[in-house]
RNA sequence: AUGGGUGUGGCGCAACGUCAAGCGCUCCGGUCUCCAAAACCGGCGGUUGGGGGUUCGAGUCCCUCCACCCAUG
Numbered sequence: 001a002u003g004g005g006u007g008u009g010g011c012g013c014a015a016c017g018u019c020a021a022g023c024g025c026u027c028c029g030g031u032c033u034c035c036a037a038a039a040c041c042g043g044c045g046g047u048u049g050g051g052g053g054u055u056c057g058a059g060u061c062c063c064u065c066c067a068c069c070c071a072u073g
Stems, first nucleotide, its partner, number of pairs: 001072007010025004027043005049065005
């Protein structure tokens, strides 16, 4: 430089273009226990990497930029 991929809560991942973006772990509270762990119940937490565009509607399609990964030279 060229080609490809990824980018969603603290972490790891989901989400036929129409849902108010879900799940696990973590964290917080509760039940249980002599205490704790485990288990169970409940809860907090996301401007979906930035900016445009298409659409009635975009995490999802298109363009561009940024970061990271892989390949080629």
Transfer RNA from Nocardioides aromaticivorans, 73 nucleotides, folded computationally. RNAcentral holds the sequence, with entries from ENA. Rfam family: tRNA. The family's RNA type in Rfam is transfer RNA. The source organism's lineage runs through Bacteria, Bacillati, Propionibacteriales, Nocardioidaceae and Nocardioides.